[in-house]
């Protein structure tokens, strides 16, 4: 040095090019409880970065970062 694949809240993950990017955990907060777990309501928090194409881009392309697996 060559090919593949993969990056979204703190974790794990959904999302035909089109509703305010959903959801489970986790955390913070009401209820319930003698208390605490379990339930059951609100909350807060993400699309790796840069350029492109489109009326729109998480999504498609491209160039980088990082991570994996094969070659050599």
């Nucleotide at each position: 040095g060559g090919g593949c694949c993969c990056a979204u809240a703190a974790g794990u993950u959904a999302a035909u090019g089109g509703a305010u990017a959903g959801a489970c955990u986790u955390c913070c907060u009401g209820g319930c409880u003698u208390c605490g777990g379990a339930c059951c309501g609100g909350g807060c928090a993400a699309u790796c970065g840069g350029g492109g194409u489109u009326c729109g881009a998480u999504u498609c392309c491209u160039c980088g970062u990082g991570g994996g697996c094969c070659c050599g």
This is a predicted structure of a 72-nucleotide RNA (transfer RNA) from a Candidatus Pacearchaeota archaeon. It matches the Rfam family "tRNA". It is annotated as a transfer RNA. NCBI's taxonomy places the organism under Archaea, Nanobdellati, Candidatus Pacearchaeota. The coordinates come from a structure-prediction model, not an experiment, and the mean pLDDT is 81. The sequence is in RNAcentral, with records from ENA.